[in-house]
RNA sequence: UGUGUGGCUCAGUGGUAGAGCACUUGCCUAAUAUGCAGGAGGCUCUGGGUUCAAUCUCCAGCACA
Numbered sequence: 001u002g003u004g005u006g007g008c009u010c011a012g013u014g015g016u017a018g019a020g021c022a023c024u025u026g027c028c029u030a031a032u033a034u035g036c037a038g039g040a041g042g043c044u045c046u047g048g049g050u051u052c053a054a055u056c057u058c059c060a061g062c063a064c065a
Stems, first nucleotide, its partner, number of pairs: 001065004007021004015052001023039005045061005
C1' cells in the first nucleotide's frame, strides 16, 4: 500500500444490505437429479470522530496478503 460484508465466492461508493452457490420447506418424480415457488441466515473486523443519517468519509487498532 491493498483487502476485511450471511456457511463459501462477491456486489453495494452517504438514506436502516443484495446476487450466485450451499442449506431448508412445498410442488414435481416410482425414486433421485433437474426444474418451479417460498424460507432461514450478515445491523457490514474492533473502537472512536464527522454528519440529521455511515458498509460508504476521517483517525487509531487487529487479522491477512
Transfer RNA from Marmota marmota marmota, 65 nucleotides, folded computationally. The sequence is in RNAcentral, with records from Rfam. It matches the Rfam family "tRNA". The coordinates come from a structure-prediction model, not an experiment, and the mean pLDDT is 82.